Transfer RNA from Synechococcales cyanobacterium PMM_0073, 76 nucleotides, folded computationally.
[in-house]
RNA sequence: UGCUCCAUAGUUCAACUGGCAGAACGCGCGGCUGUUAACCGCGAAGUUGUAGGUUCAAAUCCUACUGGGGCAGCCA
Numbered sequence: 001u002g003c004u005c006c007a008u009a010g011u012u013c014a015a016c017u018g019g020c021a022g023a024a025c026g027c028g029c030g031g032c033u034g035u036u037a038a039c040c041g042c043g044a045a046g047u048u049g050u051a052g053g054u055u056c057a058a059a060u061c062c063u064a065c066u067g068g069g070g071c072a073g074c075c076a
Stems, first nucleotide, its partner, number of pairs: 001072007010025004019056001027043005049065005
């Protein structure tokens, strides 16, 4: 320098190939229990990496950039 993959809740990951953004764990409140843990119920939490574009509609498609992984190459 080129190619390629990844980036979604605090964490780990889904979202059926464009059509209402979700789960588990964690956190808060409550229930249960003599108490804690476990278990059960409810709740909060999102600029879908950033900036543009296409579209009636974008996490999803296109462009550039940022960060990370992999492969190849150049110099020494």

It was read from a public genome assembly.